[in-house]
RNA sequence: CGAGUCGGCUAGACAACCGCGCGCUAGUAAUAGCGGGAGGAAAGUCCGGGCUCCAUAGGACAGGACGCCAGGUAACGCCUGGGGGGCGUAAGCCUACGGAAAGUGCAGCAGAGAGCUAAACCGCCGAUGGCCAAGUUCGCUUGGCACAGGUAAGGGUGAAAAGGUGGGGUAAGAGCCCACCGCGCCGGUGGCAACAUUCGGUGGCAGGGUAAACCCCGUCCGGAGCAAGACCAAAUAGGGAAGUAUGAGAUUCGUCUCGACAGGUUGUCCGCCUGCGCUUCCGGGUAGGUCGCUUGAUGCACGUGGUGACGCGGCGCACAGAUGAAUGGUUGUCCACGACAAAACCCGGCUUAUCGGCCGACUCGCCUU
RNA sequence: UGGGCCGUCGCCAAGUGGUAAGGCACGGGGUUUUGAUCCCCGCAUUCGGAGGUUCGAAUCCUCCCGGCCCAGCCA
Numbered sequence: 001c002g003a004g005u006c007g008g009c010u011a012g013a014c015a016a017c018c019g020c021g022c023g024c025u026a027g028u029a030a031u032a033g034c035g036g037g038a039g040g041a042a043a044g045u046c047c048g049g050g051c052u053c054c055a056u057a058g059g060a061c062a063g064g065a066c067g068c069c070a071g072g073u074a075a076c077g078c079c080u081g082g083g084g085g086g087c088g089u090a091a092g093c094c095u096a097c098g099g100a101a102a103g104u105g106c107a108g109c110a111g112a113g114a115g116c117u118a119a120a121c122c123g124c125c126g127a128u129g130g131c132c133a134a135g136u137u138c139g140c141u142u143g144g145c146a147c148a149g150g151u152a153a154g155g156g157u158g159a160a161a162a163g164g165u166g167g168g169g170u171a172a173g174a175g176c177c178c179a180c181c182g183c184g185c186c187g188g189u190g191g192c193a194a195c196a197u198u199c200g201g202u203g204g205c206a207g208g209g210u211a212a213a214c215c216c217c218g219u220c221c222g223g224a225g226c227a228a229g230a231c232c233a234a235a236u237a238g239g240g241a242a243g244u245a246u247g248a249g250a251u252u253c254g255u256c257u258c259g260a261c262a263g264g265u266u267g268u269c270c271g272c273c274u275g276c277g278c279u280u281c282c283g284g285g286u287a288g289g290u291c292g293c294u295u296g297a298u299g300c301a302c303g304u305g306g307u308g309a310c311g312c313g314g315c316g317c318a319c320a321g322a323u324g325a326a327u328g329g330u331u332g333u334c335c336a337c338g339a340c341a342a343a344a345c346c347c348g349g350c351u352u353a354u355c356g357g358c359c360g361a362c363u364c365g366c367c368u369u
Numbered sequence: 370u371g372g373g374c375c376g377u378c379g380c381c382a383a384g385u386g387g388u389a390a391g392g393c394a395c396g397g398g399g400u401u402u403u404g405a406u407c408c409c410c411g412c413a414u415u416c417g418g419a420g421g422u423u424c425g426a427a428u429c430c431u432c433c434c435g436g437c438c439c440a441g442c443c444a
Base pairs, nucleotide, nucleotide: 001365002364003363004362005361006360007359008358009357010356012334013333014332015331016330017329018328020037022035023034024033025032026031039340043351044350046349047348048347049346050345051225052224053223054222058270059269060268061267063221064220065219066218067217068082069081070080071079072078083097084095085094086093087092098216099215103214104213105210106209121155122154123151124150125149128148129147130145131144132143133142134141135140163181164180165179166178167177168176182205183203184202185201186200187199188197189196190195229291230290231289232288239282240281241280242279243278244277247258248257249256250255261275262274263273264272265271284443285442298318299317300316302313303312304311305310335338370440371439372438373437374436375435376434379393380392381391387424395411396410397409398408399407417433418432419431420430421429
């Protein structure tokens, strides 16, 4: 200098004027002054929690999610570190990564054969048996046929055909035997573990793929959501139609208990709570206020422990709260000419969108010293 | 906020692991003096997009994009 990898920051700046909603102060009020007013994703609503209500959360089944190991955390399907596998020259990146020896299923077309002691289309052989011919010392020998049969080396089909290379062996072949490589199992060693192993022994080598097919194993999960929920206030006819139900016992006649039904909790059953008619349709009413509401597992900086995620400490600083819903507009100057997009109960993550600019760490190549 | 469904040629649509039916429309040809009808042929490099699982994906999984429907107070 060129190419590239990873991580972090920023999200036009300044000034003036005019607004919008919130808080505090002053004021009877109008209003005035002061303070502060969107994001890294506020988004998608995909996970996890807080909070609130329902039995402080219960039993069984069903269902769902997750799935190498260790750790972090309030929790997680997230994050950190490590292991195995894959990609890259490297920095580095990706990884739904339990079980196929519990069982069931699936594999079109092609191919002879597609799943367990597999399969013979071409090819090879035909030792052995059979048939034919010749020879014969009548025991058999030699040659031929490719009939029985043998053969997974070679060809061919396919995504996939039951280790690879070489040698021996054989009629031809084959882990049939041997050497090396690969693989499995046992032990040792290292590591908390996943796992590794250049260590020792042993087995000719077994049961191919698919579980983002059903399934099995392990772990976790109660439901609903701020329109949660609490309080105040207002309104009306607790109306009409259809369907269905209106049971039993006690009684001091007020009512109580059980059952049935309905609603909620839960998808189903039990249990629990509530109601005393319920369901559907039509019709009617109110669509106001206060709280919940924003200061919290909070962020930044500092110290400290840890490889790290993160923990601990306490001095300091900072922090929108609307409810038809504020956070904007105009002008001027400058520059690199400004992207994606905007809170709605609150946090931790993930995913997706995003114009430019800056910083740090590292890798490879070339050149120069 | 919660729940459910859909996206396949210009239009309507079948297909839910085995390589995209069918109809209308459109284009070409034939029949006809010409037109309609009728007959024949053609028309989806791929199923909303991206990634993954699998030998193989419209179909299974994950994440996005777009569209539609339903429920909520008194009760």

Source information:
Two RNAs folded together computationally: RNase P RNA and transfer RNA, 444 nucleotides in total. Rfam match: Bacterial RNase P class A. By type it is a ribozyme.